[in-house]
């Protein structure tokens, strides 16, 4: 340069995140069904199931110009009969019609796809053949004769038909003559034919035979042609030859005899399936699927056989026999074959009229008119499919209508949508007119297409979707129901996922579902995939076979494979392209493309192939030096152990977490001699050698195998791979025969434990060991196949060469990690997982399964080969971020240790449970519920129960209409009381108006549910030291970095150093109280100066200084000083990061929604919240002398609180208290006495002079009201309890303990609770262990995050498969009976008959083997919100865990042997790495 114009993804695994991989979904198609819906037309197109049966009609006939008689109709009319009129009729003639003989054609057209994996189809060759009718071509068409059907006549039958006798024609049929010409024959020779018939004629049709041709047809080879090896060995006409016989024709097509051959891992045999092919769907394409209508070919005609006729058939609407099935029957026989066109009946999710015509195209007969065609042309049904048209159009909003849905109540939408106006008429209906299709006629279709004219918006819209993939959203109704779903999945009271509805999207005479193909699937990967860890390298080489691949150089050849070039084939249709013709368009038709292929003939010679020579670098072999636990024999050696035998000794030994079983006075352990026996072989030794893996280790001898190096002698491509094969193969087992010391499945005991068939102990059998001979597998691993070449490097080891060392130079084995480069990441990196090559073997979702069946091999265990059906949306790598460990490190805490009071025992106080109850309202339930809500239930509160009451309401706010004997008030009466009823009396500007009340209505009310619809506030991890964020980098990504590290602190506090620099919320500070001081002031108190004291404002502390130590220099940190009131953050509060518990609270308040509305609302009395076999919690009081009691006396406080109030003094009372009363709005006046302390005396260890529960009396006080049910006070009574079991709780200094004081609620009521202030200890070595936190790290199968996940049995539902006594059915296959038709043979001299043999369909018997169905039961599987037993794995999963094997167990599973690390921590070596 020319051509060609063509390729999309998405959702699901995950807390997220890369990859792996599977399953879905969006496209296009269909001979389609099905659900809703339905105006036209045109072309197309319709039994895909039961090759299941089939009434009824039609689908192949023609020809009288091939023939004889006949029949009916003319025409004719001899002849006969009658009186007549007429009748009857014979030759002959013309015309038509069935039958008959004859000739042609019924092999074509039409059906169907049962059968068939085959030269059947499809391409492309061949030769051994035949071919009516057609064309073209030579040559003849002459003489006889003998039948028969039809007829007639006679018999037999029910039909159907048949039999017998007579006579009869031909283009039926025979003999003879002729031969251009053919056949046979080396020649001579011999053999072979005919038909005529129409026409006045001319001629025409025809007959014989010959030789071309067209055209159809048989045979025969090359190549192509599904699955399946769980089908590997098949075959006796088999293969092949010879001689016949047979065919139109070649040939085992048949026979007869010779030979032993033929076929096959490039899949024979055999089993399923299936009609092949142009083409048709679908993809980009390469391919896959496919084979419906058209067309070619083949194949069949109820099933099985068979010949006849014929050019041609073993024949769809001929023939015979045989079965089956079906009709008729007078029971004796006879008939039939839609897979031909309708059409029925079955069947089935499904598929059409028992239609018109030959009018056109062919066709078949015929001279020819013409007959006949369900072939074909129409036409009918059917949205079945393509394609085309319509259901109107324009205009209408200052009423965006009504109506519907929604609604934040404003208002949005349906919407130019309709209404309404103007307009057209495509369809439609009605009329008219009327083709082409046909040439001279002849038109089913059809009065049809087109045309005209008229009426009228008139006759004309569904159907699926609307979470996401996917275009399109809301409102009602439901409430894990009812349902949806193509996947993921929605539905448990706010469903855009269900149901309507209203709006929305799509597509429209169609829409959706359903099945099925292709495609997206690169998801089988040739185009274009993997195999260390995702699924996948065979255990493993020695060898090594087909097979595939193959150094270097020259030369031939050109058959072969490439390659060019031409011819030839690749039917038509289709499918593209262009260009016509129906109005377009589908369709249709004409031209050119295409057909990617096959054969043939030329020519190239680069590569491949071949030949033939050369080479030497691959491979081999030689020399020479050397390595090694390489293999095999035999021999032999010391420890240690066991055990005999003997001595010494004399109680224990063993054993474990503790312990027991067990062994010992019959003398063990201990120990010393001696003998015996068997297995394994310290130290060297090592990440080291060896070997193909498996594997291999004392030492010597023998045999024997490899491998390095070196010299570059030899050979010359002799090689690599390697399907199947052969060999070898840890351990376990297994057979036989030896051996058995010491460990050791199973067993038999003792622990443990709920249980212990286990881990732990004590014996212990097969085994382990040897021979000799099976098995044939391991995580047989580097989970990494052999082999070649090619791509920086660092540093060990072994073992050569070279060599005085140092070096250099190979080979083998190891680390490391980067240049690159590869990978999902991990990691791999000259030992490749890199970049190429060659071969081979393996893989395709998980599960069911490495399993069933069936084969092979094995003595057995078993082992290789190796499915399906069901069933899940997963199921898997890596690497991340959390969590979490009966993993690892560091760090902190009154967590533990050390103390010091205590709880848990008693007694009563409150609280919860749980009971009880007419209620014993309600909430709070591990820390974080339980002297909690509630800073205080006698009515009240109050929510709870019983009665008794109201109903626009106890309480708001509107609207209406009404109110002056209203209403409130006081009175009286009922009554438990709320509340009815009744009365009085009062202001006034006597109008309206406020105001109040009543009556309807709108609403109010609700401690009624949901704190899993919510806000706000709390509590908790936790005052823990965290949690993030911008820029930058690193990572494909989650994510990581900063925030790790190395000091250091209370502290992500600081310092250092660093791909990170830098912020923010937390820590810290800033606020408050208290310690010291200073300044100001000075209400109250005192002796009135000062001071205390107090109130308000400032100041001080910063590791600030000296000194010593530690790390490291900055810095931190330690001791230790000084000075200071305080020294190391001075005590103490207040503050509470991001987030966690679906924590708690609808009963404090607010709030969505539900629910109740003469009650779940509202008032009232009266009980209840307070009950009482019990459990728990958390005070208090004590149990006593460190005490108790009593007196007398003596000291000292701080915070606070008071006018509905605190109340002195003084009287009264034993005393609560009660009387009178001063002072205080408070530094003033009361509450206000402080206890412990401390002095003195009793008491003497005891249920006490202890304790002070309970119980009886009297009384005080508050308050309508103290029965249920307060709280004090006197007398009187004197109960448990003698220090408190497992368990367990609080504190680290002015703190425990102890003592006493106040206030809040409050009529009253505190042992609670919050505050205050006096006395005033003990102890911390320290972080092993407990619990709870923080940080890094590691592991994981968790992520609802260990209150995680998860296994098996064993019950129960369901479901498909597996085995199974049998048993039902099938399709060939062998043997052998019997044997139709039919053909062959032979025989009667031919013919004809007829007998005779041989093959022969079906049928029958018998054995086996093989395919399906069902199958009592039996043994796995799977699968099902909430069963039972234990817990086998994930973490070191509590005994690491797998893997092969064996044996044992309710299950997981245990234990031995031998292997893996796909094992966690710690120690040890070894390597690297920095200084």
């Nucleotide at each position: 340069a020319u051509u060609u114009u063509u390729g999309a993804g998405a959702g699901u695994u995950u807390g997220a995140u890369c990859c792996u991989g599977g399953c879905u979904c969006a496209g296009g198609a269909u001979g389609a069904a099905c659900g809703c819906u339905g105006g036209c037309g045109g072309c197309g197109u319709g039994c895909c199931u039961u090759a299941a049966g089939c009434a009824u009609g039609c689908a192949a006939g023609u020809c009288a110009a091939g023939g004889g008689g006949g029949g009916c109709c003319g025409c004719g009319g001899a002849g006969c009969c009658g009186c007549a009129a007429g009748g009857c009729a014979a030759a002959g003639u013309g015309g038509u019609c069935a039958a008959c003989c004859g000739g042609c054609g019924g092999a074509c057209g039409g059906g169907u796809g049962a059968g068939u994996a085959a030269c059947g189809c499809g391409u492309g060759g061949g030769a051994a053949u035949c071919u009516a009718c057609c064309u073209u071509u030579g040559a003849g068409u002459u003489g006889g004769a003998c039948a028969u059907a039809g007829c007639c006549a006679g018999c037999c039958g029910a039909a159907a038909g048949g039999u017998u006798g007579g006579g009869u024609a031909a283009u039926u049929u025979c003999c003879a003559a002729u031969g251009a010409c053919c056949c046979c024959g080396c020649a001579a020779g011999g053999g072979g034919a005919a038909a005529g018939u129409c026409g006045c004629a001319a001629g025409a049709c025809g007959c014989u035979u010959u030789a071309a041709g067209a055209u159809g047809a048989g045979c025969c080879c090359g190549c192509g042609u599904c699955c399946u090896a769980u089908c590997a060995g098949c075959u006796u006409g088999u293969u092949g030859g010879u001689a016949g016989g047979g065919u139109a024709a070649a040939g085992g097509c048949c026979u007869a005899c010779c030979a032993a051959g033929g076929c096959g891992a490039c899949g024979a045999c055999g089993g399923g399936u299936a009609g092949c092919u142009g083409g048709u769907c679908u993809g980009a394409g390469a391919g896959g699927a496919u084979g419906g209508u058209c067309a070619g070919c083949c194949a069949c005609a109820a099933u099985g056989g068979g010949a006849c006729u014929g050019c041609g058939a073993c024949a769809c609407g001929g023939c015979c026999c045989a079965u089956a099935c079906a009709c008729c029957u007078a029971c004796g026989g006879g008939u039939g074959g839609c897979a031909g066109c309708a059409a029925c009946u079955g069947g089935g999710a499904a598929u059409a009229u028992u239609c018109g015509a030959c009018a056109a195209u062919g066709g078949g007969c015929g001279a020819a008119a013409g007959c006949c065609u369900g072939a074909u042309c129409g036409a009918g049904c059917g949205a079945c499919g393509c394609c085309g048209c319509g259901u109107g159009g324009a205009g209408g909003a200052u009423u965006g209508a009504a109506g519907g849905c929604c609604c934040u109540c404003g208002g949005g939408u349906u919407g130019u949508a309709a209404a309404c106006u103007c307009c057209u008429u495509u369809u439609g209906u009605c009329a008219g007119c009327g083709a082409a299709g046909a040439u001279u006629a002849u038109g089913a279709c059809g009065g049809u297409a087109a045309c005209u004219g008229a009426c009228g918006a008139a006759u004309a819209a569904g159907c699926a979707c609307c979470u996401g993939c996917u275009a399109a959203c809301u409102a009602c109704g439901u409430g894990c129901c009812a349902g949806a779903a193509g996947c993921c999945u929605c539905g448990g009271u706010a469903a855009u996922a269900c149901g309507u509805a209203g709006g929305g999207u799509g597509c429209a005479a169609g829409c959706g579902u359903u099945a099925u193909c292709c495609g997206g699937a690169u998801u089988c990967a040739u185009u274009g995939g993997g195999c260390g860890u995702a699924a996948a390298g065979u255990g493993u080489u020695g060898c090594g076979u087909a097979g595939g691949c193959g150094g270097a150089g020259a030369a031939g050849u050109g058959u072969c494979a490439u390659c060019u070039u031409g011819c030839u084939u690749g039917a038509a249709a289709g499918c593209c392209u262009a260009u016509g013709g129906c109005u377009c368009a589908a369709c249709c038709a004409u031209a050119g493309u295409u057909u990617u292929g096959g054969g043939c003939a030329a020519g190239a010679u680069a590569u491949g192939a071949u030949u033939u020579c050369u080479c030497u670098u691959g491979a081999g072999g030689g020399u020479a030096a050397g390595u090694g636990a390489g293999g095999g024999u035999a021999c032999u050696g010391g420890a240690a152990c066991c055990g005999a035998u003997g001595g010494u000794g004399g109680a224990g030994c063993a054993g474990u977490g503790a312990a027991a079983u067990g062994u010992g006075u019959u003398g063990a352990u201990a120990u010393c001699a001696u003998c015996g026996g068997g297995a394994a072989c310290g130290c060297c030794g090592a990440a080291g050698g060896u070997g193909u893996a498996g594997a291999c280790a004392g030492g010597u001898a023998c045999c024997u195998a490899a491998c390095u190096u070196u010299c570059u002698c030899c050979u010359g491509a002799c090689g690599c791979u390697u399907a199947g094969g052969c060999a070898c193969g840890a351990c376990a087992g297994c057979u036989u025969g030896g051996g058995u010391a010491g460990c050791g499945a199973a067993g038999c005991a003792g622990a443990u434990u709920a249980g212990a068939g286990a881990c732990c102990u004590g014996c212990g059998u097969a085994g382990u060991c040897c021979a000799a001979g099976c098995c044939g597998u391991a995580a047989a691993c580097g989970a990494u196949c052999u082999c070649u070449g090619c791509u920086a490097g660092a540093u060990g080891g072994u073992c050569g060469a070279u060599c005085u060392u140092u070096u250099u130079u190979g080979a083998c084995u190891g680390u490391c990690g980067u240049a690159a480069g590869c990978u999902a990441a991990c990691g791999c990196g000259u030992u490749a997982a890199g970049c190429a090559g060659a071969g081979c073997g393996c893989c395709u979702g998980g599960g069911g399964a490495g399993u069933a069946c069936g084969a092979a091999c094995g003595c057995a265990a078993g082992u290789u080969u190796a499915a399906a059906a069901c069933u899940c949306a997963a199921a898997g790598g890596a690497a991340u971020u959390g969590a979490c460990g009966g993993g690892g490190a560091g760090g902190c805490g009154c967590a533990c240790a050390a103390g010091c009071a205590g709880u848990g025992g008693a007694g009563c106080g409150u609280g919860u449970g749980g009971u009880u109850u007419a209620a014993u309202u309600c909430g709070a339930u591990u820390c974080a519920a339980a002297g909690c809500g509630a800073a205080g239930a006698a009515c009240c509160u109050c929510a709870c129960c019983a009665g008794g009451a109201c109903u626009u309401g106890a309480c708001a706010u509107g609207u209406a209409g009404c109110u002056g004997c209203a209403a409130g008030c006081g009175c009286a009466c009922g009554g438990a009381a709320a509340c009815g009823u009744g009365u009085g009396a009062c202001c006034u500007u006597c109008g309206a108006g406020g105001g109040u009340g009543c009556u309807a209505c709108a609403c109010a009310g609700a401690u009624g549910c949901u704190g899993c619809a919510u806000g706000g506030c709390u509590g908790u991890c936790g005052u823990c030291a965290g949690c993030u964020c911008g820029u930058g980098g690193c990572g494909u990504g989650a994510g990581c970095u900063g925030u790790a590290c190395c000091g250091u602190u209370a502290a992500g506090u600081c310092g250092g150093g660093u791909a990170a620099c830098g912020a923010g919320c937390g820590c810290a500070a800033c606020c408050c109280c208290c310690a010291c001081c200073g300044u100001a002031u000075g209400u109250u108190a005192a002796a009135u100066a000062a001071u205390u004291c107090a109130u308000a404002c400032g100041g001080a502390a910063c590791a600030g200084c000296c000194u010593c130590g530690a790390a490291u220099u900055u810095u931190u940190c330690g001791g230790g000083g000084a000075g200071g009131a305080a020294g190391g953050c001075g005590g103490g509060g207040a503050u509470g990061a991001u987030g966690u518990c679906a924590a708690g609270u609808c009963a404090g308040c607010a709030c969505g929604g539900c629910u109740c509305u003469u009650a779940c609302g509202u008032c009232c009395u009266g009980g209840g919240c307070a009950a009482c076999a019990c459990a728990c919690a958390c005070c208090c009081u004590a149990c006593a002398a460190u005490g108790g009691c009593g007196a007398a006396a003596a000291a000292c406080a701080a915070c606070g609180a008071g006018u509905u109030g605190c109340a002195a003094a003084c009287c009264g009372g034993u005393a609560a208290c009660g009387g009178c009363a001063a002072g205080c709005u408070a530094a003033u006046c009361u509450c206000u006495a402080a206890a412990a302390u401390u002095u003195c005396g009793c008491c003497u260890c005891a249920g006490u002079u202890c304790a002070g529960a309970u119980u009886g009396a009297g009384g005080u006080c508050u308050g309508c009201a103290a029965c249920c049910c307060g709280a004090c006070c006197u007398c009187a009574u004197g109960a448990a309890g003698g220090a408190g079991g497992a368990a367990u709780u609080g504190c680290u200094a002015g703190u425990a303990a102890u003592c006493g004081c106040g206030a809040a609620u409050c009529a009253g009521c505190a042992g609670g609770u919050c505050g205050c202030g006096g006395u005033g200890a003990a102890u911390a070595c320290g972080u092993u262990c407990u619990c709870g936190c923080c940080u890094c790290u590691u592991g994981u199968a968790c992520a609802c995050a260990c209150c995680g996940c998860c296994c098996g049995u064993c019950a129960a539902g369901g479901c498909a498969g597996c085995a199974a006594a049998g048993u039902u059915g099938g399709g060939g296959g062998c043997a052998c009976c019997c044997g139709a038709a039919c053909u062959c043979c032979g025989a009667u001299g031919u013919a004809g008959a007829u007998c005779g043999g041989a093959g022969g369909a079906a049928g029958g018997u018998g054995a086996a083997a093989c395919c399906a169905g069902c199958g009592a039961u039996g043994a796995a599987g799977c699968u099902u919100a909430a069963g039972u037993c234990g817990u086998a794995a994930c973490a070191a999963g509590g005994u690491a865990u797998c893997c092969c094997u064996a044996g044992c167990c309710g299950a997981a599973g245990c234990u031995g042997g031998g292997g893996a690390u796909g094992g966690a921590u710690c120690a040890c070596c070894u390597c690297c790495u920095u200084u």
A computed fold for a 1475-nucleotide RNA from a Patescibacteria group bacterium, annotated as small-subunit ribosomal RNA.
Its mean pLDDT, the model's own confidence on a scale to 100, is 81.